Predicted 3D model of a 72-nucleotide RNA (transfer RNA) from Portunus trituberculatus.
RNA sequence: CACCGCGUAGUGUAGUGGCUAGCACGCUCGCCUCACAAGCGAGAGGCCCGGGUUCAAGUCUCGGCACGGCGA
Numbered sequence: 001c002a003c004c005g006c007g008u009a010g011u012g013u014a015g016u017g018g019c020u021a022g023c024a025c026g027c028u029c030g031c032c033u034c035a036c037a038a039g040c041g042a043g044a045g046g047c048c049c050g051g052g053u054u055c056a057a058g059u060c061u062c063g064g065c066a067c068g069g070c071g072a
Base pairs, nucleotide, nucleotide: 001071003069004068005067007065010025011024012023013022018055027043028042029041030040031039048064049063050062051061052060
């Protein structure tokens, strides 16, 4: 420098253009227990940044940034 892939809670991830963005672990509170763990219930927490398309974008598209791969 060229090309390919990826970017969603703290972590790992799901998500045909149409909802209140889902799951697991973790975290907080409560129940249970003499206590802890386990278990049960409730809760907080998220779409990398900026444009475009569309009635509607996490999803399509363009540019950037970050990460991974490959080639020179």
Record summary: Rfam family: tRNA. By type it is a transfer RNA. Its mean pLDDT, the model's own confidence on a scale to 100, is 84.